A computed fold for an 86-nucleotide RNA from a Pseudomonadota bacterium, annotated as c-di-GMP-I riboswitch aptamer.
The sequence was found by an Rfam model in a public genome assembly.
Its Rfam family is "c-di-GMP-I riboswitch aptamer". Its family is annotated with cyclic-di-GMP binding in the Gene Ontology.
Lineage of the source: Bacteria > Pseudomonadati > Pseudomonadota.

């Protein structure tokens, strides 16, 4: 140092939902709460996923296409780390 979380121990985060905010919405952030997480730390680079304000479309609307919006707690890359085994 690869690798692996089986036992410790001192810790971390924070689904669902409630309020509050901010957005057009998807969802963010803020407090409460914990289902759950060994990367639930960072990152949209590929894949997905979700919105469709603006734009476009032409069937004219409870319509359709669009990310320059978003999701890291969907999966993969890369980047960093704590404790124990080993």
């Nucleotide at each position: 140092c690869a690798g692996u979380g089986a036992c410790a121990a001192g810790g971390g985060c924070a689904a669902a939902c409630c309020c509050g905010u901010c957005g057009a919405a998807a969802g963010g952030c803020g407090g409460g709460g914990a289902c759950g997480c060994a990367a639930a730390g960072c990152c949209a680079c590929c894949g997905g996923u979700c919105u469709a304000a603006g734009g476009g479309a032409c069937g004219g609307g409870u319509u359709c296409c669009u990310a320059u919006g978003a999701c890291g707690g969907c999966g993969g890359a890369g980047c960093u780390g704590c404790c124990a085994c080993g």